GlmS glucosamine-6-phosphate activated ribozyme aptamer, 159 nucleotides, folded computationally.
The sequence was found by an Rfam model in a public genome assembly.
The coordinates come from a structure-prediction model, not an experiment, and the mean pLDDT is 76.

């Protein structure tokens, strides 16, 4: 180089489970009860400058019986310190003040493949069920691109 194994990591709408369902086994007074062994138990879009402190952390899509409950995390929000960017200079650069967060101002207008269920089909399993391909369908902020509009004071070097 290749090949075959094991480990670990591909970093959060993410994980886990003593309830609840729900399958199988075994007992029982045979549906119902008990015991054991599994299944399930949020479907994506979006989203982290650093430290701290609050706080049931945005968004819609699907079912209509459980995506019910519960427990842990967490990139949300938000205040406070800090760190960084940017405010149209011919360049530079300093302090405040606004606005942001590394594609780092803001403002409109357009654009930016949703996935799961549901159908079909394999494949695994006694089974609940899990997995794989294929097909239709969002929303809200943020970002992206593309237009347009459009951004401080006060100083201090160089030309």
């Nucleotide at each position: 180089u290749u090949u075959a194994u094991u480990g670990u990591a591909u970093u959060a709408g993410c994980g886990c489970c003593u309830g609840g369902a729900c399958a199988c086994a075994g007992g029982a007074a045979u549906a119902g009860c008990c015991u054991g062994u599994g299944u399930u138990g949020a479907c994506g879009a979006g989203g982290u400058a650093g430290a701290g402190g609050c706080u049931u952390a945005u968004c819609g899509a699907a079912a209509g019986a459980u995506u019910c409950g519960g427990c842990g995390g967490a990139u949300g929000g938000u205040c406070u310190c800090u760190u960084g960017g940017u405010a149209u200079u011919a360049g530079a650069u300093u302090a405040c003040u606004a606005c942001c967060a590394c594609a780092a101002a803001u403002a409109u207008u357009a654009g930016u493949u949703a996935a799961a269920g549901c159908c079909u089909u394999g494949c695994a399993g006694u089974a609940a069920u899990g997995u794989a391909a294929g097909u239709a369908u969002a929303c809200a902020a943020a970002g992206c691109u593309a237009a347009u509009a459009g951004a401080g004071u006060a100083g201090u070097c160089u030309u």